[in-house]
RNA sequence: GUUCUUUGUCUGCUUAGUGACCUGGUUUCUUCAGGUCAGCGGGGGACCCAAAAUAUCCGCUUGCAACGGAUUGGGGCUAACGGCGCCUGCGGCGCCGGGAACACUUAGUGGUUCCAGCCCGACAGCUAACCUCGUGUGCGUUAACAUUAAGGGCAA
Numbered sequence: 001g002u003u004c005u006u007u008g009u010c011u012g013c014u015u016a017g018u019g020a021c022c023u024g025g026u027u028u029c030u031u032c033a034g035g036u037c038a039g040c041g042g043g044g045g046a047c048c049c050a051a052a053a054u055a056u057c058c059g060c061u062u063g064c065a066a067c068g069g070a071u072u073g074g075g076g077c078u079a080a081c082g083g084c085g086c087c088u089g090c091g092g093c094g095c096c097g098g099g100a101a102c103a104c105u106u107a108g109u110g111g112u113u114c115c116a117g118c119c120c121g122a123c124a125g126c127u128a129a130c131c132u133c134g135u136g137u138g139c140g141u142u143a144a145c146a147u148u149a150a151g152g153g154c155a156a
Stems, first nucleotide, its partner, number of pairs: 011140003015136001018038007039135006049125001055071005073123001074120004081097007098115005104151007
């Protein structure tokens, strides 16, 4: 000097995922663990309206029901869905429609990427009161791209 890895701080993006405070621990700070309040987000849950279902197998039992387990019908979070075709299939590939991200904000145009993952466990429509849960993850200027309009901010 270069490269790689790890940790911390600052600063931004994705997203609901932010702020303040208390207790413990600690020499102190921070991390960490457990909480409280607020903010933001999700689920359950009446009348009215809508809808018209509750499956199969195993265990237990004399048998049924209940209970436990499994399958799967159905359902939930999320942008992450619906079709058509091809490949020998699990699955994969291609196309069409639809949806999401692209860095000051909103709308438009072009373009580039993405459409994963998880949960409930026979059960949930809407839903006031009410009840309840979450507050994380993954990333870094060569698509954080180009451009039009309006607005905002900073600097001179």
This is a predicted structure of a 156-nucleotide RNA (c-di-AMP riboswitch aptamer (ydaO/yuaA leader)) from a Verrucomicrobiota bacterium. Of the family's consensus pairs, 92% are formed in the model. Taxonomically the source falls in Verrucomicrobiota (Bacteria, Pseudomonadati). The coordinates come from a structure-prediction model, not an experiment, and the mean pLDDT is 78. Its Rfam family is "c-di-AMP riboswitch aptamer (ydaO/yuaA leader)". Rfam describes the family as follows. This family represents a conserved RNA structure found upstream of the ydaO and yuaA genes in Bacillus subtilis and related genes in other bacteria. The ydaO/yuaA element is thought to act as a genetic 'off' switch for the ydaO and yuaA genes in its native state.